This is a predicted complex of two RNAs, RNase P RNA and transfer RNA, with 441 nucleotides together. The coordinates come from a structure-prediction model, not an experiment, and the mean pLDDT is 76.

């Protein structure tokens, strides 16, 4: 130097012109009154205008109403351990477990990673057997019974058996390697391994190490019903609040208090209280909520870190058919995904191109 | 803006852990002079997509992608 990969940032840049949505000074004209303000319009200025995802709308929280939201049941969602945080399923650091690559320390990467040694379930096909099962081939003939060769020993055949070392099916065959045992096998004995308990030492903890114990009982499968542990009331700015306009606040049917709404799937308790379908009618206007915030910049502790703490400093879109546009000049590496609607933290997708740091390989010089 | 749903052959559809039923439409043959009707036989793709749980996925979970519904006030 190049390539990989991981984390962080940036997302064409200046300069002029005309518009477009908010703020806001100054001058003025009109209206109301509290005589010095408020509300409109006019001129002239000033200054400020999407994004790292604004997207999905998948978590979590703010704020707002519904009984200040109370009991059970039912559902849902979460899952190693600490610690961050408002708060999460996010984020930091650990622990274990897969795969890789490496002789081996070990290193990269990745996991929805609580419990089938509670309880119910599933597991097609093939295969003897699919759950504490199971004799197809195969291995044995030591015991026992009946036969043959020559009588006994002995050898063979057959029955009654034995066997889970080996074949054979299957994703899965009920610890695994070795030895010794045996008629032929078998945790049937041993020893190392794996595996449960117990104890003891590191460690906040998960967890590991070590020593003793148990012959093996206990396969998989909970992103299968379950179980244990913690959480969750519901709705969502079309939430609410408040002003104004409008009046046919209406008719028909059918229903009525063991009811319906509020209030979520039921119950119970609480409060209001006729309700529904269906057809017709008027309005579809303004004001708040709305943007100072778990806000963003620097600087210093504190902590591996994710954060947090303290000082300084800065206001930085606010629409309601919904604003960022066009044009002209100039640069260059020639511009991608993609546009705020209540607001925050996160996740997860889409994304030319560039800048900076880290770790590996490679190459080159000293 | 919010809230809810659906995604299997060209259509219209069932299954919902064990290897994708059916109907219509297409081809082909019989029947018929001939067509339609009946009738026999075929077809080819097919579970939006990408990943994961499982021996095993359309089916269960998890992320996208497409499409559809539904919501003012007087009341």
């Nucleotide at each position: 130097u190049g390539c990989g990969u991981c984390a962080a940032c940036c997302g064409a840049g200046c300069a002029g012109u005309c518009g477009c949505c908010g703020c806001u000074g100054u001058a003025u004209u009109a209206a109301g009154u509290u005589u010095a303000c408020u509300u409109a319009g006019u001129a002239c200025g000033g200054g400020g205008g999407a994004g790292g995802a604004a997207a999905g709308u998948c978590c979590g929280g703010g704020c707002u109403c519904c009984a200040u939201a109370g009991g059970g049941u039912a559902g849902u969602g979460u899952g190693c351990c600490a610690g961050g945080u408002a708060a999460c399923g996010c984020c930091u650091g650990g622990g274990g477990g897969g795969c890789u690559c490496u002789u081996u320390u070990g290193a990269g990467u990745u996991c929805a990673c609580g419990g089938c040694a509670a309880g119910u379930g599933c597991a097609g096909c093939a295969g003897a057997g699919a759950g504490a099962a199971g004799a197809c081939c195969g291995c044995c003939u030591a015991a026992g019974c009946a036969g043959u060769g020559u009588u006994u020993a002995c050898a063979u055949u057959g029955c009654c058996g034995g066997u889970a070392a080996g074949g054979g099916u299957g994703a899965a065959a009920g610890g695994g390697u070795g030895c010794g045992g045996u008629a032929a096998g078998a945790g049937c004995g041993c020893a190392c391994c794996g595996u449960g308990c117990a104890u003891u030492u590191g460690g906040u903890a998960a967890c590991a190490a070590a020593u003793g114990u148990a012959g093996c009982a206990a396969g998989g499968u909970a992103a299968a019903c379950c179980c244990c542990a913690c959480a969750c009331g519901g709705a969502g700015c079309a939430a609410g609040a408040c002003c104004a306009a409008a009046u046919a606040g209406a008719a028909a049917c059918c229903u009525a208090a063991u009811g319906g709404u509020g209030c979520u799937a039921c119950c119970c308790g609480c409060a209001c209280u006729u309700g529904g379908u269906u057809u017709g009618g008027g309005u579809a206007g303004g004001u708040u909520g709305c943007u100072u915030g778990a806000g963003c910049c620097a600087a210093u502790c504190a902590g591996c870190g994710a954060u947090g703490a303290u000082u300084g400093g800065c206001c930085u879109a606010g629409a309601u058919g919904a604003a960022u546009g066009a044009c002209u000049g100039u640069u260059c590496u020639c511009g991608a995904c993609a546009g705020a609607a209540c607001c925050c933290g996160g996740c997860u997708u889409a994304u030319a191109g560039g800048u900076u740091g880290g770790c590996g390989c490679a190459u080159c010089a000293a | 803006u919010g809230g809810g749903g659906u995604g299997u052959c060209g259509c219209c559809a069932a299954g919902c852990g064990g290897u994708a039923a059916g109907g219509c439409a297409c081809u082909g043959g019989g029947u018929u002079u001939u067509g339609a009707u009946c009738u026999c036989a075929g077809c080819a793709u097919g579970c939006g997509u990408a990943g994961g749980u499982u021996c095993a996925a359309a089916u269960c979970c998890u992320g996208c992608c497409a499409c559809c519904c539904c919501a003012g006030c007087c009341a």